A computed fold for a 73-nucleotide RNA from an Acidimicrobiales bacterium, annotated as transfer RNA.
[in-house]
RNA sequence: GGGCCGUUAGCUCAUCGGGUAGAGCAGGGGACUUUUAAUCCCAAGGUGGCGAGAUCGAGACUCGCACGGCCCA
Numbered sequence: 001g002g003g004c005c006g007u008u009a010g011c012u013c014a015u016c017g018g019g020u021a022g023a024g025c026a027g028g029g030g031a032c033u034u035u036u037a038a039u040c041c042c043a044a045g046g047u048g049g050c051g052a053g054a055u056c057g058a059g060a061c062u063c064g065c066a067c068g069g070c071c072c073a
Stems, first nucleotide, its partner, number of pairs: 001072007010025004019056001028042004049065005
């Protein structure tokens, strides 16, 4: 220098043929228990890396940039 993949909640990851994003864990509240743990219930939590474009509408499509990983030179 070139190619491919990835970037979504505090963490690990879904969401896929475009229609205002979800799970598990962690954290918070509650039930149960003498207490803790375990178990169960509830609620909260996201500018979807940054910028631009196409579209009525983008996490998803196009372009550029940044960061991480792998391969080639």

Its Rfam family is "tRNA". Rfam classes the family as a transfer RNA. About the family: Transfer RNA (tRNA) molecules are approximately 80 nucleotides in length. The sequence is in RNAcentral, with records from ENA and MGnify. The organism belongs to Acidimicrobiales, within Bacteria.